[in-house]
RNA sequence: GGACGAUUAGCUCAGCUGGUAGAGCGUUUCAUUUACACUGAAAAGGUCGGGGGUUCGAGUCCCUCAUCGUCCA
Numbered sequence: 001g002g003a004c005g006a007u008u009a010g011c012u013c014a015g016c017u018g019g020u021a022g023a024g025c026g027u028u029u030c031a032u033u034u035a036c037a038c039u040g041a042a043a044a045g046g047u048c049g050g051g052g053g054u055u056c057g058a059g060u061c062c063c064u065c066a067u068c069g070u071c072c073a
Stems, first nucleotide, its partner, number of pairs: 001072007010025004019056001027043005049065005
């Protein structure tokens, strides 16, 4: 220098053909217990890596930038 892939909650990751952003773990609260643990219920937590474009509508499609990984030279 080139090719490909990844970037979504604190962490690990889903998200189908463009149509209300989700799960598990973690955190907090409540129930249960003498208490803790386990279990159950509820809640909080998101500029979907940055910017731009297409569209009535973008996590999703297009361009660009950044970071990381793999391969080629």

A computed fold for a 73-nucleotide RNA from an uncultured Patescibacteria group bacterium, annotated as transfer RNA.
The prediction has a mean pLDDT of 80.
The sequence was found in a public genome assembly.
Rfam family: tRNA. Its family is annotated with triplet codon-amino acid adaptor activity in the Gene Ontology. Rfam classes the family as a transfer RNA.